[in-house]
């Protein structure tokens, strides 16, 4: 300096004005969306409901370890496969030796098979499985030995599975030896089996208070209006009860859940790290028809996807332009 890999951070800045939600007796004070506020996929917290206990049925996880309130997350590890020269990406993952099913077209044949071939043979047929050929997949590779011809039928070597010993690791697993010719496949995201877990329904959960109208109970002769008083006049009612207390229900309504919380920031300490502890500061949206908004000046890299609603930890999706920092790979120059 080209070009490429991972990790990360920023999400226009200022100023004046007008608005609008919240805080507030009131205000010229104060304070007002994200990294995804989103998709609602996963796992919680709250909060009603249901629940002796144990099974069955259903679901959900699935390599080892560890992190976590938990998790289909998340760090670290492990084996296999694919891509890249390389940094690094990226995918799979209990069990096929309970058992049951399925393998499309081809091809003879997909689990026990023989179409072309090979061999014996006049032929009927018999043995055979080296090569052809088909398929995503056809019963391990190679030499030998052996045969009528053939083949783990044997054998020597490589490969692979079981089974077992050491040695290293917390384990997955790895490495080195040995026994067995055991080689006759795959599909569990088809049923299945095996170990683990797993109740429901969501802030419109649910709680407090609480009119008017109806209802119950007592008490009751007066209550009310013109009208602030007298007088007067007018309406309701006197057991078919005006009118007055009081009670239970929780419906309009209005509060509360609902913003101090697995919170943020920094530093320290343990840890490869997820992440844990410990000190220090800090309070930072809360509507309920639902604010977060618009203008105007300037600045500059010219500004992208998008917007709260009971919270919270994760995943996944969308996203202009700019910046750290590690590494790799080529090139030149000291």
């Nucleotide at each position: 300096c080209a070009g490429g890999u991972c990790a990360g951070c920023c999400a226009g800045g200022u100023g004046c004005g007008c608005g609008c939600g919240c805080u507030u007796a009131a205000u010229c004070a104060g304070u007002g969306a994200g990294g995804a506020a989103a998709g609602u996929c996963c796992g919680u917290a709250c909060a009603c409901c249901a629940c002796a206990g144990a099974g069955c049925a259903g679901g959900a996880u699935g390599c080892c370890a560890g992190g976590u309130a938990a998790c289909c997350c998340c760090u670290g590890g492990g084996a296999g496969g694919g891509c890249g020269c390389a940094a690094g990406c990226u995918u799979u993952c209990g069990g096929a030796u309970a058992g049951g099913g399925c393998c499309a077209c081809a091809g003879a044949a997909a689990c026990a098979u023989a179409c072309c071939g090979c061999u014996c043979g006049c032929g009927a047929g018999a043995g055979c499985a080296a090569g052809g050929g088909u398929g995503a997949a056809a019963u391990g590779g190679u030499g030998g030995u052996g045969u009528a011809a053939g083949a783990g039928a044997c054998u020597a070597c490589c490969g692979g599975c079981g089974c077992u010993g050491c040695u290293g690791g917390u384990a997955a697993c790895a490495g080195c030896g040995g026994c067995g010719g055991c080689c006759a496949g795959g599909c569990a995201a088809c049923c299945c089996c095996c170990a683990u877990u797993c109740g429901g329904u969501g802030c419109a959960a649910g709680g407090u208070c609480a009119a008017a109208c109806a209802g119950g109970a007592g008490a009751g002769a007066g209550a009310g209006c013109c009208u602030g008083c007298u007088c007067g006049g007018c309406u309701c009612a006197a057991u078919u009860g005006a009118u007055c207390u009081c009670c239970g229900g929780g419906u309009a309504g209005a509060c509360c859940g609902c913003a101090u919380g697995a919170g943020c920031u920094g530093g320290c300490u343990g840890g490869u790290g997820a992440c844990a502890g410990u000190c220090a500061g800090c309070c930072a949206a809360g509507a309920c028809a639902g604010a977060u908004g618009c203008g105007c000046a300037u600045c500059c890299a010219c500004g992208a996807c998008a917007g709260a609603a009971u919270a919270c930890g994760g995943c996944u999706u969308a996203c202009c332009g700019g910046u750290u920092g590690a590494c790799c790979u080529g090139a030149g120059a000291a």